Description
Predicted 3D model of a 74-nucleotide RNA (transfer RNA) from a Minisyncoccales bacterium. The coordinates come from a structure-prediction model, not an experiment, and the mean pLDDT is 80. The sequence is in RNAcentral, with records from ENA.
[in-house]
RNA sequence: GGGCAAUUAGCUCAGCUGGUUAGAGCGUCCGCUUGACAUGCGGGAGGUCGCAGGUUCAAGUCCUGCAUUGCCCA
Numbered sequence: 001g002g003g004c005a006a007u008u009a010g011c012u013c014a015g016c017u018g019g020u021u022a023g024a025g026c027g028u029c030c031g032c033u034u035g036a037c038a039u040g041c042g043g044g045a046g047g048u049c050g051c052a053g054g055u056u057c058a059a060g061u062c063c064u065g066c067a068u069u070g071c072c073c074a
Base pairs, nucleotide, nucleotide: 001073002072003071004070005069006068007067010026011025012024013023019057028044029043030042031041032040050066051065052064053063054062
């Protein structure tokens, strides 16, 4: 230098053929349970969906550029 893949919550990840409100597990906080802890149960907080632009009535999802990470080729 060229190619491919990934980027969504603190972490690991789903999100189908574009369509009502963006989700799960773990973690975290509060409560219940216990003599106390662990486990269990209930509830809450936490997201500019990497950044910018485009297409569309409508974009996490499609297109373009950029960035970062990983792999391959030279």